[in-house]
Context: one part of a larger RNA
Molecule: large-subunit ribosomal RNA, domain IV
Organism: Chloroflexi bacterium 44-23
RNA sequence: CCUUCGUUAAGGAAUUAGGCAAAAUAGCCCCGUAACUUCGGGAGAAGGGGUGCCCCUGAGCGUGACACGUGAGUGGUAGCGCAUGGGGGUCGCAGUGAAAUGGUUCUAGUGACUGGUUAACAAAACCACAGGUCUCUGCAAAGUCGAAAGACGAUGUAUAGGGGCUGACGCCUGCCCAGUGCCGGAAGGUUAAAGGGAGAGGUUAGCGCAAGCGAAGCUUUGAACUGAAGCCCCGGUGAACGGCGGCCGUAACUAUAACGGUCCUAAGGUAGCGAAAUUCCUUGUCGGGUAAGUUCCGACCCGCACGAACGGCGUAACAACUAGAGCACUGUCUCAACGAGGGACCCG
Numbered sequence: 001c002c003u004u005c006g007u008u009a010a011g012g013a014a015u016u017a018g019g020c021a022a023a024a025u026a027g028c029c030c031c032g033u034a035a036c037u038u039c040g041g042g043a044g045a046a047g048g049g050g051u052g053c054c055c056c057u058g059a060g061c062g063u064g065a066c067a068c069g070u071g072a073g074u075g076g077u078a079g080c081g082c083a084u085g086g087g088g089g090u091c092g093c094a095g096u097g098a099a100a101u102g103g104u105u106c107u108a109g110u111g112a113c114u115g116g117u118u119a120a121c122a123a124a125a126c127c128a129c130a131g132g133u134c135u136c137u138g139c140a141a142a143g144u145c146g147a148a149a150g151a152c153g154a155u156g157u158a159u160a161g162g163g164g165c166u167g168a169c170g171c172c173u174g175c176c177c178a179g180u181g182c183c184g185g186a187a188g189g190u191u192a193a194a195g196g197g198a199g200a201g202g203u204u205a206g207c208g209c210a211a212g213c214g215a216a217g218c219u220u221u222g223a224a225c226u227g228a229a230g231c232c233c234c235g236g237u238g239a240a241c242g243g244c245g246g247c248c249g250u251a252a253c254u255a256u257a258a259c260g261g262u263c264c265u266a267a268g269g270u271a272g273c274g275a276a277a278u279u280c281c282u283u284g285u286c287g288g289g290u291a292a293g294u295u296c297c298g299a300c301c302c303g304c305a306c307g308a309a310c311g312g313c314g315u316a317a318c319a320a321c322u323a324g325a326g327c328a329c330u331g332u333c334u335c336a337a338c339g340a341g342g343g344a345c346c347c348g
Stems, first nucleotide, its partner, number of pairs: 001343008010334002014332001019329001027051005036041001038168001052090007060082004066075003091095001103327007110319002115127002131166007143152003169314004174244003179241002181237005188232003194226002199221005206213002245263005272306001273303001284300005
């Protein structure tokens, strides 16, 4: 010097990104216990007091020698066991004397909760969840696996099963169907194979002096017309994918604009919340807390770029979650010191 421990004057978080680490708290009995609350909780809230040993004494429960009784049984201050009240004494710095054995409070954010997760750097605000809602599925179900047979779904049957989204509970969930999707509709337009076969070409019996014409058959083609779903079209549908404006003017100080005008749109963001896990400007402004606060809490609203099941806003309880502030406590620090074990180091 390294490592694992122990102790430390005065101070007590000044350390640090951050009380990380350490210290502190601790068992049992008694007293006492707030806001809030879904009335269960919160709660071991918080905060106090007691605790060893010896002696005396009280009463309780069990058992029970013994006593009474013909018996069933009854009584039962011997003894033993259990739990316990009161008084007195005594020792130490210290009595849950060692070990084991909660630190705690307040305010916010997020997620309701118990649970699950990155085996071996992440346990969380992620996943799940009960609950909500949409959608598919009538049973040989939908869906899934499988060339198929077949199996699962399910020895279930719409109070069932599959899929999507949301995520307890409370109060709620606004406007837009123009685009995309889905559902419904079938009049019209378009449209495949197929049907259809007008017409055309090749071949040649025949006709013709020749040029050529050319039946039937065979063959190569082939127009009109008929022709489903789909698409176009007509409606519906947002807890479907999604979307939810701009400019100008205006009130008897000023400022602002309840109000008006105009353009565009499918419709122009409702309630609630808001510098937020979202705010660029920004350490916004005001208030609180501090001697001093880019964090924190409460407001304001000018929301660069919140917003209603990709849910909005609240919420008791819960959390090895995140942020901020206290009390207690401490070698985290001012600022380091000493001691112990094991290494390192020296000798062998």